A computed fold for a 119-nucleotide RNA from a soil metagenome, annotated as c-di-AMP riboswitch aptamer (ydaO/yuaA leader).
RNAcentral holds the sequence, with entries from MGnify.
The coordinates come from a structure-prediction model, not an experiment, and the mean pLDDT is 82.

This record gives sequence, C1' cells and structure tokens, in this order.
RNA sequence: UGCCGAAGUUGCUGUGCAACGCGGGGGAACCAAUGAUAGGGGCUAAUCGUCGAGCAUCGCCUCGCGACGAACACUUCCAGUUCGAGCCCGGCAGCUAACCUCGUAGGCUUAAGGGAAGG
Repeated sequence: UGCCGAAGUUGCUGUGCAACGCGGGGGAACCAAUGAUAGGGGCUAAUCGUCGAGCAUCGCCUCGCGACGAACACUUCCAGUUCGAGCCCGGCAGCUAACCUCGUAGGCUUAAGGGAAGG
C1' cells in the first nucleotide's frame, strides 16, 4: 500500500467498559421431517463420490481422479495461480415472529498489478 475475514467506528472518570455498525447461535404458529449408540449438531469456502490404489492401524486414515465450493487490489466474464484446513457443543437443537444469547479475532503483503466489456 493493499488482501483473507463478521472482526470496524466512536465515546468514557481509559488499556477496560459501553454504544453504534457488522456477524453467529437458540427459540412459536404454519409448513416440513420419520428419525431414533450406525449418535446428532454448530461456525467456516473448507464438502461429496456405489470411483481407483494403499495402509494391514479398516478409519471421521493416506494418495490419486472426478464433481462441487473459495481467494487473487472497482464489478462481471475468460485465462492463469492457489486453497478445500481448523475449532466447538456434549446426548441436544428442522424452519421460526416475539424474545433470549454470543463474537467483534487472527493471519498475510511492499512487488504485484494477464485479456475483454462496463463503470
């Protein structure tokens, strides 16, 4: 200078708290669903495969392949380059007005900036 992300702004008797903004969860009727130790669920792009191989630990594993999802400096399309992790609840939650409740972190970049159209 910018990027991913909800993760920013302001105020104060100031290093914490509050408000606003942004984001998440729980939670009726109606609707939906037929499950139920084969546990189930949430955040996130971070998932799926009646596919192949391996491990010889059989599994929520590993490596491929495919599908699908995400990021790359105004937006969209094309091309190209990457990512598909991690964490949490604790037997329990569909949707969901009122209502209740929680978060507001962390990690990168200083040379990158391709083509077309629009702005």